[in-house]
RNA sequence: GAGUCGGCCGGAUAGUCGCUGCUUUACUCAGGUAAGGUGGAGGAAAGUCCGGGCUCCAUAGGGCAGGGUGCCAGGUAACGCCUGGGAGGCGUGAGCCUACGGAAAGUGCCACAGAAAAUAUACCGCCUAAGCGUCCUACGGGACGCCGGUAAGGGUGAAAUGGUGCGGUAAGAGCGCACCGCGCUUCUGGCAACAGGAGUGGCAGGGUAAACCCCACCUCGGAGCAAGACCAAAUAGGGGAAUAUGUACUCUCAGGAGUGCAAAGUGUGGCCCGCACUAUUCCCGGGUAGGUCGCUUGAAAUGUGUGGUGACGCACAUCCCAGAUGAAUGACUGUCCACGACAGAACCCGGCUUAUAGGCCGGCUC
Numbered sequence: 001g002a003g004u005c006g007g008c009c010g011g012a013u014a015g016u017c018g019c020u021g022c023u024u025u026a027c028u029c030a031g032g033u034a035a036g037g038u039g040g041a042g043g044a045a046a047g048u049c050c051g052g053g054c055u056c057c058a059u060a061g062g063g064c065a066g067g068g069u070g071c072c073a074g075g076u077a078a079c080g081c082c083u084g085g086g087a088g089g090c091g092u093g094a095g096c097c098u099a100c101g102g103a104a105a106g107u108g109c110c111a112c113a114g115a116a117a118a119u120a121u122a123c124c125g126c127c128u129a130a131g132c133g134u135c136c137u138a139c140g141g142g143a144c145g146c147c148g149g150u151a152a153g154g155g156u157g158a159a160a161u162g163g164u165g166c167g168g169u170a171a172g173a174g175c176g177c178a179c180c181g182c183g184c185u186u187c188u189g190g191c192a193a194c195a196g197g198a199g200u201g202g203c204a205g206g207g208u209a210a211a212c213c214c215c216a217c218c219u220c221g222g223a224g225c226a227a228g229a230c231c232a233a234a235u236a237g238g239g240g241a242a243u244a245u246g247u248a249c250u251c252u253c254a255g256g257a258g259u260g261c262a263a264a265g266u267g268u269g270g271c272c273c274g275c276a277c278u279a280u281u282c283c284c285g286g287g288u289a290g291g292u293c294g295c296u297u298g299a300a301a302u303g304u305g306u307g308g309u310g311a312c313g314c315a316c317a318u319c320c321c322a323g324a325u326g327a328a329u330g331a332c333u334g335u336c337c338a339c340g341a342c343a344g345a346a347c348c349c350g351g352c353u354u355a356u357a358g359g360c361c362g363g364c365u366c
Stems, first nucleotide, its partner, number of pairs: 001366009011336007019040009042342001046353002049351005054224004066220001067218004071085005086100001087098004101214002106212002108208003123154002125150003131146006162180006181203001182201008228293004238284007245262007265277004301318007337340001
């Protein structure tokens, strides 16, 4: 100088005026008001993509279907997250990336080019050893054709039926051999993924499963704080009880009230029972407006010690750190600097992803 990995900060400070939660005191018409004290956005509060707590509904158990996950081990409340390891790929390196089970269960697909893209096949080539035909011959054979052989070489393609070399052959070919690769068996190391060694098989047959599918595993029901619980004006509907008319008497200025007797509103029906319906009053109940809770003490945070390579666990100590509900967390001024990015809680946590001016610290590599 270039790079790589990890961690941290995210304008500072003073004053004035406001907003909001809690608290103390005083006043109060009990609704509040005033003064003092104290707390008041983030590393992502965001996207709502995963996982959990909490709440309500559903739920005997099991299976099918559907969904999710997909190298191994561990961490965790849980996860698709994290840590450590393995394998493959990239990089000189520090380091980074990986949907990383199965293509020999089956089905499908593979543009263009190419003979052929999977029941394989033969365009240009290479070869005439064997068989047949024609011709030539110096009689040794040779040329051409047919029937054939071959996949070494060329060509096509992202991909063409293991690779290199030697032998072999008419030419060739795992046809044979050596090494590499691959499969199987076995041994050793490792919890495992896997790695290494030995033996063995001429190779057992392209790619694609972020195509269907197969396999294994899963603490996979649904809805979400506008969840949900409580108090409760009002309205509708619901349940229960009582009453409904006539006449006489008494009280009263009147409206009306009380008592006795008869009788029981309307419809149906000749009438009764029954059935249906209406009005008034009271009670129960209902649950809208509104209010209270849920609401912030939590798988917390900070510090120390300790176990672990690590994620993380354990112990002790300290500490309370926004809780609004048309929704507070702001505005102005002074000073300073590197001149300030992305952005703002709404039930709460753990992750992931995305956005982010500028700055600081540390490890490592070239």
Molecule: Bacterial RNase P class A
Organism: marine sediment metagenome